[in-house]
Context: one part of a larger RNA
This record gives sequence, structure tokens and C1' cells, in this order.
RNA sequence: GGACGAACGCUGGCGGCGGGCUUAAUACAUGCAAGUCGAACGCAGUCGACCUUCGGGUCACAUGACUGAGUGGCGAACGGGUGAGUAACACGUGAGAAACCUGCCUCGAAGACUGGAAUAACCCGGGGAAACCCGGGCUAAUACCGGAUAUCCCCAGUUGGCCGCAUGGCCGACUGAGGAAAUGCUCCGGCGCUUCGAGAGGGUCUCACGGCCUAUCAGCUAGUUGGUGAGGUAACGGCUCACCAAGGCAUCGACGGGUAGCUGGUCUGAGAGGACGAUCAGCCACACUGGGACUGAGACACGGCCCAGACUCCUACGGGAGGCAGCAGUGGGGAAUCUUGCGCAAUGGGCGAAAGCCUGACGCAGCCACGCCGCGUGAGGGAUGAAGGCUUUCGGGUUGUAAACCUCUUUCAGCAGGGACGAAAAUGACGGUACCUGCAGAAGAAGCUCCGGCCAACUACGUGCCAGCAGCCGCGGUAACACGUAGGGAGCAAGCGUUGUCC
Repeated sequence: GGACGAACGCUGGCGGCGGGCUUAAUACAUGCAAGUCGAACGCAGUCGACCUUCGGGUCACAUGACUGAGUGGCGAACGGGUGAGUAACACGUGAGAAACCUGCCUCGAAGACUGGAAUAACCCGGGGAAACCCGGGCUAAUACCGGAUAUCCCCAGUUGGCCGCAUGGCCGACUGAGGAAAUGCUCCGGCGCUUCGAGAGGGUCUCACGGCCUAUCAGCUAGUUGGUGAGGUAACGGCUCACCAAGGCAUCGACGGGUAGCUGGUCUGAGAGGACGAUCAGCCACACUGGGACUGAGACACGGCCCAGACUCCUACGGGAGGCAGCAGUGGGGAAUCUUGCGCAAUGGGCGAAAGCCUGACGCAGCCACGCCGCGUGAGGGAUGAAGGCUUUCGGGUUGUAAACCUCUUUCAGCAGGGACGAAAAUGACGGUACCUGCAGAAGAAGCUCCGGCCAACUACGUGCCAGCAGCCGCGGUAACACGUAGGGAGCAAGCGUUGUCC
């Protein structure tokens, strides 16, 4: 000198674009943050007119609309948060999988035949303070279960051809065993169902190389290293197990300890390098703490389940409920970090044939000079160089064209009128916002630090090694340009200084 997610002191006019718990991965009141589909299914309720003894009855029924819980499907594994753990194939770059998986989507091929038994809702009964649970009875499906068929797939055996970097792979023929479906819904356009092949996108695994400190850590290791066999997995593999062998790693730093999410990047620097990893983007890990599996194409699952633990709450004391590192917000910690806002109008996501519903993702608004950028606080003229202040050698000097005064202008802010783009037919939270026009009037808008040298800017008074200053050198003990105040000056400016950290 530059930089900052900054903080502190003094000060503070406007706008645009960004940023905003770096500390306690501390505890959380309240609201919201994941639903949707009646074009899969059964049920219940409501919706018209008249009469009424208010119990109900009669007619009309579109087989319609709406609502509710339930069965079923898809989603809930995305999106959003955080950085605790992790020195590791976690990440980055590059390879490999002839050892793998893949819902929805796209393309292609083939098919959907025939039966069955339940169950929630509902009704009845019972238990419980509640959470909720139990028994009996009825019922539907794109829910569940048999049988058939098999282009095809899988497995076993026999066999022909081709190929590869090893294990080996691909194509074909025959035989045998096994394996599908919802002819469901429909507004008649379609939407779905099953099997197989291919693609796209996504995921899993393996390897080479790369990136912290410490030797005041020198030896580490028993599923350890390898083999055979088995189990398990989507799949290779000590992944697991039985048996066998005795290996494997290490001064090119094993093992241990400390620290840490990694990267694209950011800051600095001429570069080499050094430091960092906020915002944005990619990957990883975590979701009160520890463990576990279930469902599923996908989880070992933030707003799912089970167990244990700590904590909080309810309780009729028998037993239950909870998890903001989602968005706001609260206590606490701290030098320090925001609104319990508006909207689904846009973009994107889930469901749905669609209308649409949901969406604290997102789009906006609010607060904060936290940062960057832009603008303003007026412009020209004006010497009796006014008054006042300060100073003085008392002549003057200086503040100073500065002010007053004259002539102008009106950015920004203010008031009034008009008023968008963003939206494709409709639909705009932002927002009567941006922007345009008009009006009034210099009107509403300047501070902070410094002035001994480094370093740009000097005098007076007060103080008297006191009070104080200070980044370093150093100032202050009676004329202090260094302390305090004033006048003057210098620098930057809606900021200026200080502190902290990095280069």
C1' cells in the first nucleotide's frame, strides 16, 4: 500500500447492486416450510320443491356437484440448512468396471387369457385420563394371491463361430427347469399395465497421481497379508465365516498425536509464491447423542420407524409426547450479524388427463453506511478586503471572495398529475414502484482524522516529568510547533479514524 462476512469511536443526505451468527453442531415458545390424484376404489355427509303433529313424510332426482376420513398410486431419497465429524479414494484431475444398479422420460419388439380369498373405511361391543388399542360382522379396487401363455429373460447341459489387455467376452443352434400383466380408467382424444432390447440422465465400485503440521510419535498389524471353499451384495473384494499358509506396511516417514470438510475459486504479489475456502457453483458428511434395520428404483432416510441415553413437556402415576444445523422469531454465548413481512405474478419442483392444489425453493419487500459504485449538499459575480474571531513588533497580518449583497440554476429529496416492461389468451407480490411531466424555493443535506521527524499541514494561551501523548524515534521538570484548548492549516469525505487478520 492492498484486502475484509468485520467490530469499536465520532458523524451521517439520496440511489443502484451485493452482503449480513465467523462465537454455543447451545436450548427452543408460536406460526408456516410436502403434498397431490374422484380419469384406481368402496363409504358417509351436504346441495331442489311442498306438507309437517318438528319425530318425519311426499314428489323430483342430474347417477351430477362439493366436502370428509379411509384403501390404493406417485412424491416425500428432490429442493432447503449446517460444517460437527473426516488426513479418507472424502475431494480434484485422469483412467477402468469383460465385476454393477437405475423409478419417472425417449425409441424399438411382443403381450395383457382364466380364476380366487381377504381387508381398512363402515356397523356393533369393549378397554384407556390421554396417546391409542382389542374383539365380532359387512364391502371395493390399478391393493393381494393361484393357474395358463412366453417374442423374450434367467439357470443348467451339449455344441458351432468370432473377438480380447488377464480373469474372459459376444453371437447362434438344441434339450430341460423356472418366470408376466390392470382389457383397468376415460370427457373416447387418450392415459395407464407386463416382459425384453437400446438410449439419456442418475448412482455404485476400483486404480494412478495431487494437496496440512509434528520424529520431543520409530516401529505398526491378528481378519492382520495371501490362498481354497462357502455365505452375502446390484456388483468385485477379508465384505463375513471355516480351514490352510505367514505374511503385509514403514526413514520415499508406516503407526501415533495435533489441526482441518475438499474443489472451482478469493485476497495479495511484476511473477514465482504466500494466505484463505464467507456469498455463488460442484462434490462429501451430518440432522438432539449412539446404534439398527424396514419400505422403496433410490435412504440406513432433517420435518419416517425401532432401541438405548441426556434433556423438555403432559398425566387420572398406569402411561404418553418432542427434536428449528428449513423460514421468521426467543433465551443464552459474544466485540458482533436482520422481519414472528408479501406473493405463488415470474423461474423451478411434486401430484394430476386437465382445471388446479401445494411449494419460507424462489420472486420481492423490511432492517443495517457492512461493502462497492454513482450523485448531491449549489453556480457566476462580489473589496468599504465589513463585523466578529485569532494574532501582533499595535503599523498591521490572517480567517477571506469567505460572508453579506446582486444575478442565476433546481440534480437529489418534497408536493401534484400520468404511469409501465417483466405476461404468450387470462393471471403482477413487487407497486401507483421504476420512469415521464409540472410546481415551489438556495431552499432539507458535512463530517472525521491529523499538523516534532518518518509524513502534507503553525501560532497563541494553559499546564509545569504533573495532567497527559505515543506506530517507531521519543515529547512534558516555566517561553512545549509533540500534553489540553483556541485560531489557522493539511488530508480524505457520507464518511473518517482505531483495533484485529492476511499478503